[in-house]
Molecule: transfer RNA
Organism: Gemmatimonadales bacterium
This record gives sequence, C1' cells and structure tokens, in this order.
RNA sequence: GCCAGCAUAGCUCAGCCGGUAGAGCACCGCAUUCGUAAUGCGGGGGUCAUGGGUUCGAGUCCCAUUGCUGGCU
Repeated sequence: GCCAGCAUAGCUCAGCCGGUAGAGCACCGCAUUCGUAAUGCGGGGGUCAUGGGUUCGAGUCCCAUUGCUGGCU
C1' cells in the first nucleotide's frame, strides 16, 4: 500500500426481509436472614464509533472518516 471483518448499556453479546433498542452479568432498592452470601421481586443506565446520503421511517441499506482485528504484498 491492497482486501475483508468488527464497532449497540459498566462488561460479554443479541437485534430476522428497514417499522417504538433488548438479554445475561454487574450496579441500586425491597423481601428473605441474627448478619453476610445465595435466592425472589422491582428499578436506573444507550449520541447504536463519527459525519453525510437514501427513505414516510435507518442499529439495519449506501458513501466517507476514525479505531481495532485478520489476510496479502
């Protein structure tokens, strides 16, 4: 230098053919317990990497950029 993949909650990841963003763990509260852990119930937490485009509507499709990973030279 060229090619491909990935980027979504604090972490690990879903999200189908474009139609109101989710799970587990973690965190907070309550119950339970003499207390803690475990368990049960509930709750908060998101610029979907960034900027544009298409569309009535984009996490999803298109383009560019940034970062990471792999391959080729």